[in-house]
Context: one part of a larger RNA
């Protein structure tokens, strides 16, 4: 010198874009962070509508009907394996890199074929009970795209569902969405090897499914994965074993460069979800906000017995030198469910708090010598503060008032013209078109206009490294110090003051790497 997710100790005008618990993977009140589809279903608890009886006060009450928009519980799908966190474990095929093969894959794309016909139930709902509560039992009826047989099927085995929109001579025709089977593809995942990947030999010897093999079993898929038998291998100073530390990388800091440090935001890949285990379900978990064991720890309780998991967002304790708001908002961008409108989204996009970084911009500009007062210092003649200040012209970034006013809007409602599927002017569908509509931020950005120099400098240092010098105090005291080393009566080193040098909304310390 450069650098920091810093912090401290003076001092701070403003704007832009970024960062912000490194400590206690220490416990967490509250609220919110994953819901969705009525175009699978059975219905209707709440809302509005519309019908019906009744009462009146002639527009209101009450009652009934799911008729209509909707829609709480429920069954059903789909989605809750993403996205969001956080770095405890790991020194390992866990990452990086380069290859392999015996594999899977929801939702999406291309292709091919098919969607016939039946039954039994269980919630919801009655209804009876049990319990503080959580919740639970028994009866009874009921509906699917829930569940089960048959047909059909490549040879054994093995399929499917249906809902909606139009047209009908009710025979059917016909779209969309959607379901089964079955080649392909794309994503995405799971396995395997080669090489790379911290320190310690004051760790030297380590292994019994261990090492290999034949059989089987298991898995979506090789493989001792597993289990029977055999054999008696198998790693190891080129460092096994064990014991420390660490999540790895793209990068980021330094540095000419070779290297050294790191591994915060951001991208990518692991791993973890209170602590150990464990499996269900699923195309995907062995599953942060799912289950079930166990334990620790907090709360409930009528003591019999239950409830919970912020290492999502916010916020509290507590621990710390330290690190923000219990904000808005779905308008954009992206996710999920829906035909869709749309409904969720603490992801995201905004705002808000910190000079914590960076990078821009101000605190004002020309004049102006009687070199004014004051201050300082003086060899008393004067030197410096110093064109500085004050006056005089100006100016208007910024401030303040006052008006205007955006870009992020792509879409989405409806109507209307055409292409295209169709028998069709239904309906769905790429196009154009009119017209209504959508912005959290935020009356923000910005731009215009009066106003006044008006609101806006300080921090370290000045022996020598290393740039900047004299007084006054002090008296080896007080003190200062990165090194050297100042300080015992003229201290350019301590305190002060006036000059001064150096950097500036910052300036310096301290810690850290290069």
């Nucleotide at each position: 010198g450069a650098u920091u997710g810093a912090a401290c100790g003076c001092u701070g005008g403003c704007g832009g874009c970024a960062u912000g618990c490194u400590u206690a993977a220490c416990a967490c009140a509250u609220g919110c962070a994953a819901g969705u589809c009525g175009a699978a279903c059975g219905g209707u608890a709440a809302c509005a509508g519309g019908c019906c009886u009744a009462g009146c006060u002639u527009g209101c009450u009450a009652g009934g009907u799911g008729c209509u928009g909707a829609c709480g519980a429920g069954u059903g799908g789909c989605g809750g394996a993403c996205g969001g966190g956080u770095g405890a474990g790991u020194a390992a095929c866990g990452c990086g890199u380069g290859g392999g093969a015996a594999u899977c894959u929801g939702c999406c794309c291309c292709g091919a074929g098919g969607c016939g016909g039946g039954g039994g139930a269980c919630a919801a709902c009655g209804u009876c009970g049990g319990g503080a509560a959580a919740c639970c039992g028994g009866c009874g009826c009921u509906a699917a795209u829930a569940c089960c047989g048959c047909a059909u099927a490549u040879u054994c085995g093995g399929a499917a569902a249906g809902c909606u929109g139009g047209c009908u001579u009710c025979g059917g025709c016909u779209g969309g969405c959607g379901c089964c089977u079955u080649g392909g593809g794309a994503u995405g995942a799971g396995c395997c090897c080669g090489c790379g990947u911290u320190g310690g030999a004051u760790u030297a010897g380590c292994u019994a499914g261990u090492a290999g093999g034949u059989g089987a079993g298991g898995u979506a898929a090789a493989g001792g994965c597993u289990c029977a038998c055999c054999u008696a291998g198998g790693c190891g100073a080129c460092g096994a074993u064990c014991c420390a530390u660490a999540g790895c990388u793209g990068g980021u800091c330094u540095g000419a460069g070779a290297g050294g440090a790191u591994g915060a935001u951001c991208a990518g890949c692991c791993a973890c979800a209170c602590u150990g285990g464990g499996a269900c379900u699923g195309a995907g978990a062995c599953a942060c906000g799912g289950c079930c064991c166990a334990g620790a720890c907090u709360c409930c309780u009528a003591c019999g017995g239950g409830a919970g998991g912020c290492u999502g967002c916010a916020g509290u304790g507590g621990g710390g030198a330290a690190u923000a708001u219990u904000g808005g908002a779905c308008a954009a961008u992206g996710g999920g469910c829906g035909c869709a409108a749309g409904c969720c989204u603490g992801a995201u996009c905004c705002a808000g708090c910190a000079a914590u970084g960076c990078c821009g911009c101000g605190u004002g500009u020309g004049u102006g010598a009687a070199g004014a007062a004051g201050g300082c210092c003086u060899g008393c003649g004067g030197g410096u503060u110093g064109u500085a200040a004050a006056g005089c012209a100006c100016u208007u970034u910024u401030c303040u008032g006052a008006g205007a006013g955006a870009a992020g809007a792509a879409g989405g409602g409806c109507g209307c013209c055409a292409g295209g599927u169709u028998a069709a002017g239904a309906g769905c569908u790429a196009g154009g078109u009119g017209u209504c509509u959508u912005g959290a931020c935020g009356g923000u950005a910005u731009c215009u206009u009066a106003g006044g120099a008006a609101u806006a400098a300080g921090c370290a240092c000045c022996g020598g490294c290393u740039a900047a010098c004299u007084c006054c105090g002090u008296g080896c005291c007080a003190g200062c110090a990165g090194c050297c080393g100042c300080g015992g009566u003229a201290a350019u080193a301590c305190g002060g003051a006036g000059g001064g040098u150096g950097c500036a909304a910052g300036c310096g310390u301290u810690a850290a790497u290069c």
The part of an RNA shown here (small-subunit ribosomal RNA, 5' domain) has 514 nucleotides and comes from a metagenome. The RNAcentral record of the full RNA draws on SILVA. It matches the Rfam family "Bacterial small subunit ribosomal RNA".